[in-house]
RNA sequence: GGUUCGUUGCGCGAUGAGGCUCGCGCUCAACCGCGGUGCAUGCCGCUGAUGGCCUCUACCUAACC
Numbered sequence: 001g002g003u004u005c006g007u008u009g010c011g012c013g014a015u016g017a018g019g020c021u022c023g024c025g026c027u028c029a030a031c032c033g034c035g036g037u038g039c040a041u042g043c044c045g046c047u048g049a050u051g052g053c054c055u056c057u058a059c060c061u062a063a064c065c
Stems, first nucleotide, its partner, number of pairs: 009026005016056006033046005
């Protein structure tokens, strides 16, 4: 100096926050949704505030008062 492993830390997982948990990444990284048409740009359409669970907030739908 390089590589690997472990511990710790940090970051990320298509729209906010908290807790728990899972996975990934170590900064040229992880990550940056899907479908149709189209060579591509583009155009049209669809789901979801979660990676997953619970809660809160925002939004949407229905019912009752």

This is a predicted structure of a 65-nucleotide RNA (Fluoride riboswitch aptamer (crcB RNA motif)) from an Actinomycetota bacterium. Rfam family: Fluoride riboswitch aptamer (crcB RNA motif). Gene Ontology terms of the family: response to fluoride and positive regulation of gene expression. The prediction has a mean pLDDT of 76.